[in-house]
Parts: sequence; C1' cells; structure tokens
RNA sequence: GGGCCUGUAGCUCAGCUGGGAGAGCACCACACUGGCAGUGUGGGGGUCAUCGGUUCGAUCCCGAUCAGGUCCA
Repeated sequence: GGGCCUGUAGCUCAGCUGGGAGAGCACCACACUGGCAGUGUGGGGGUCAUCGGUUCGAUCCCGAUCAGGUCCA
C1' cells in the first nucleotide's frame, strides 16, 4: 500500500426484507431481611464510529474518512 471482517447503553451483544432503538449484566430507588448477600417491582442512561449522499423515512442502502482485527505484498 491492497483485500476482507467489525464499530449499537458502563460491559457483552441482538436488531429479520428500510418505518417501534432493545436484551442480559452493571448502576439508582423502593419492598422483603437485624445487616450483608439474594429476590421482586420500578427507574435513569444512546450523536447506532465520523462526514456526506439516496429515500417520504436510514443502525440497515451508496461513497469517503477514522479506529480495531485478519490475510496478502
């Protein structure tokens, strides 16, 4: 330098053929318990890597860029 894969909550990840942004763990509050732990109920938290394009509408499609991984040179 080139090919391919990945980038979504604090962490691990899902998101179907373009229309509701979600799960588990973690965090906060309350209840049960003498306390811890545990369980239950409720809650907060997102520039979907960045920029641009297509579209009535983009996590999803297209282009460029950035970061990580891998292969080739």